[in-house]
c-di-GMP-I-GGC riboswitch aptamer, 81 nucleotides, folded computationally. Of the family's consensus pairs, 100% are formed in the model. It was read from a public genome assembly, where an Rfam model found it.
RNA sequence: CCCGAUAACGGCAAACCUGUCGAAAGGCAGGGACGCAAAGCUAAAGGGCCUUCCAGCAGGAUGGCAGCCUGGCCGCCGAAA
Numbered sequence: 001c002c003c004g005a006u007a008a009c010g011g012c013a014a015a016c017c018u019g020u021c022g023a024a025a026g027g028c029a030g031g032g033a034c035g036c037a038a039a040g041c042u043a044a045a046g047g048g049c050c051u052u053c054c055a056g057c058a059g060g061a062u063g064g065c066a067g068c069c070u071g072g073c074c075g076c077c078g079a080a081a
Stems, first nucleotide, its partner, number of pairs: 003078002011036002016031006034067001040073003045070003048065003052061003
């Protein structure tokens, strides 16, 4: 390096609730923990999903999701194999 413990120091936070922004998907803040070894960043990387508009066959545009998969960048700890 790869890999990933019933290890250690710690970290993040689904659903749901409240507030707030947004036409919506959804974002942010607080509460809350289902989970996570990258659940850190990247959507002006590929695929996928969602929103709205056009089209109404195919598709095009728009914004969103990194906790769907893959890729890229960066990174804590160290048992076993």